About this RNA:
A computed fold for a 97-nucleotide RNA from uncultured Neomegalonema sp., annotated as Glycine riboswitch aptamer.
């Protein structure tokens, strides 16, 4: 200087929702579908200042337009509201000196 993939550990939020079907002797749990409510930390998307350019002007500014431009901000497409997943953090792991 780089420190990727991967492994282990930690890791928040939000209905144990309603109805229908399956399963079951019945219930619970589970699965599928429809509807409503909700979450933001997989992924995805949007944006500020600044910078660059254009317009304008004798020139320099202002205004306006375009591009670039971050997130744990915003959106909620996706995902989620038991588990699983999970940004991010720690350790390991790889390379150089």
């Nucleotide at each position: 200087c780089u420190g990727a993939a991967c492994u282990c550990c930690g890791a928040a939020g939000a209905g144990c929702g309603a109805c229908c079907g399956g399963g079951u002797g019945c219930c619970a749990u589970c699965c599928g579908g429809u509807c409503c409510a909700c979450c933001g930390a997989a992924g995805g998307a949007g944006c500020a200042a600044g910078c660059g350019g254009g317009u304008g002007u004798u020139c320099u500014c202002a205004u306006c337009c375009c591009g670039u431009g971050a997130a744990u901000c915003u959106c909620u497409c996706a995902g989620g509201u038991c588990c699983a997943u999970g940004a991010c953090g720690g350790a390991g792991g790889g390379g150089g000196c």
The organism belongs to Neomegalonema, within Bacteria.